[in-house]
RNA sequence: CGACCGGGUCAGGUGGUCGCGGGCGCCAGGCCGCGAGGCGGCGCCUGAGGAAAGUCCGAGCUCCGCAGGGCAGGGUGCUGGGUAAUCCCCAGGGGGGGCGACCCCAAGGAAAGUGCCACAGAAAACGUACCGCCCGCCAUCGGCGGGCAAGGGUGCAACGGUGAGGUAAGAGCUCACCAGCGGUCUGGCGACGGACCGGCUAGGUAAACCCCACCCGGAGCAAGACCAUGUAGGAGGAGGAUGACGCUGCCCGCCGACUCCUCGGGUUGGUCGCAGGAGGCCGAGGGGCAACCCCGGUCCCAGAGAGAUGACCAUCCACGACAGAACUCGGCUUAUCGACCCGGUCGUCCC
Repeated sequence: CGACCGGGUCAGGUGGUCGCGGGCGCCAGGCCGCGAGGCGGCGCCUGAGGAAAGUCCGAGCUCCGCAGGGCAGGGUGCUGGGUAAUCCCCAGGGGGGGCGACCCCAAGGAAAGUGCCACAGAAAACGUACCGCCCGCCAUCGGCGGGCAAGGGUGCAACGGUGAGGUAAGAGCUCACCAGCGGUCUGGCGACGGACCGGCUAGGUAAACCCCACCCGGAGCAAGACCAUGUAGGAGGAGGAUGACGCUGCCCGCCGACUCCUCGGGUUGGUCGCAGGAGGCCGAGGGGCAACCCCGGUCCCAGAGAGAUGACCAUCCACGACAGAACUCGGCUUAUCGACCCGGUCGUCCC
């Protein structure tokens, strides 16, 4: 210098004018409302994101009777750790790809049982032979009987693979190596790895049932709580102490008087939840390979309820992407103009 790999940061800047949401202070003491309460002017401060998104996982929080036992159902699925928790993250093991930095993997069990394996093919796994090879006989270019599974052929997959011996031809029939299986020893918390020995072979599929291990109550901020106002405590129908509604889909168990539909009448205002949190940033503090945890310091960082975060002008440059909160948080995934930083790999040249 070129081509890459991994990780991280930023997300047009500056100035001015006008406007909008929220908070605080001052002024005004007026208007609206039966009421709780709401409305004004000025000044200052503050006002979207790395994904606010998809709502795919996991939690906090709230209510349902703090949710008991069993069945059914659902989820996760190598091992160890992290975490409030996870289908997330880190480290390791195994498999695959790349010269490499590094990347990818829906990945427990197929010697518990059952099922399935289209077409082709002799045969898709109680077992077997189409072509062929070998032996014998008839006999002459064919047939019959027996042996074989090495070769051909089919298929995604063919009953271990390669080589040698052996044989009529062959075959784990025998031997060596390899794969797989079992055992012993050994390293590791473990997944698993290594060495040795053994008999001689066991198809695939668990995103098929199933088995094993662990986890799982339901509904969700329109959750829910309070204040104020108004009206009703009405009509008709269905079910219900022979147990409704409900806890839980079912059974047991528990609870114990209401529940559902239609019609009619009324309210549809305000406050909280709701922004201080598993919070952000900094540390030449500590532990750990790391994820992460602990300690110290510092900061307060949108909060509406028809829903604010915008428009214009000037100027600079690299000419600006994807896109916008609605209870909150941790992840994942997806979208994204570009710029910069850190670490590393391979190649070429020079010193």
A computed fold for a 351-nucleotide RNA from a Clostridiales bacterium, annotated as Bacterial RNase P class A. The prediction has a mean pLDDT of 76. Its Rfam family is "Bacterial RNase P class A". Rfam's curators write: Ribonuclease P (RNase P) is a ubiquitous endoribonuclease, found in archaea, bacteria and eukarya as well as chloroplasts and mitochondria. The sequence was found by an Rfam model in a public genome assembly. Taxonomically the source falls in Eubacteriales (Bacteria, Bacillati, Bacillota, Clostridia).